[in-house]
RNA sequence: UCCUCAGUAGCUCAGCUGGCAGAGCAUUCGGCUGUUAACCGACAGGUCGCUGGUUCAAAUCCAGCCUGAGGAG
Numbered sequence: 001u002c003c004u005c006a007g008u009a010g011c012u013c014a015g016c017u018g019g020c021a022g023a024g025c026a027u028u029c030g031g032c033u034g035u036u037a038a039c040c041g042a043c044a045g046g047u048c049g050c051u052g053g054u055u056c057a058a059a060u061c062c063a064g065c066c067u068g069a070g071g072a073g
Stems, first nucleotide, its partner, number of pairs: 001072007010025004019056001028042004049065005
């Protein structure tokens, strides 16, 4: 320098066939219990890495950039 993959909730990840952003775990609250743990239920938590473009509409498509992993030279 070039190629490929990844970047989404505190963590691990799904969603990428354009149309309401989700799950599990964790946190908080409640239930259960003599108490804790376990178990059950609920709430909250997101500029979808950044900037532009296409579109009625972008996490999703296109371009550039940043970060990480792998490969080529």

The RNA shown here (transfer RNA) has 73 nucleotides and comes from a Bacillota bacterium.
The coordinates come from a structure-prediction model, not an experiment, and the mean pLDDT is 81.